[in-house]
RNA sequence: AUCGAUAAAGGCAAACUCGCCGCGAGGCGGGGACGCAAAGCCACGGGACUCUCUGGAGUUAGCCGGGUUGCCGAGG
Numbered sequence: 001a002u003c004g005a006u007a008a009a010g011g012c013a014a015a016c017u018c019g020c021c022g023c024g025a026g027g028c029g030g031g032g033a034c035g036c037a038a039a040g041c042c043a044c045g046g047g048a049c050u051c052u053c054u055g056g057a058g059u060u061a062g063c064c065g066g067g068u069u070g071c072c073g074a075g076g
Stems, first nucleotide, its partner, number of pairs: 002076001003073002011036002016031006034062001040068003044065003047060005
């Protein structure tokens, strides 16, 4: 460097639910854990989704690719 243990320390948190925000996709916070080695961050490419005056405006990083930062260290 690659890689990812029935390792250790720590981390995140799907569905569902309560509150708030948004026309909506959805977001934020509390509870809760299905999972995750980048499930940290970035809408750059593709996909999916929403709104629309069809010009466009948005959502999703837990769909994939890409960029960037980073904890631990058995075996190969």
c-di-GMP-I-GGC riboswitch aptamer from a Chloroflexota bacterium, 76 nucleotides, folded computationally. Its mean pLDDT, the model's own confidence on a scale to 100, is 90. It was read from a public genome assembly, where an Rfam model found it. Of the family's consensus pairs, 95% are formed in the model. Taxonomically the source falls in Chloroflexota (Bacteria, Bacillati).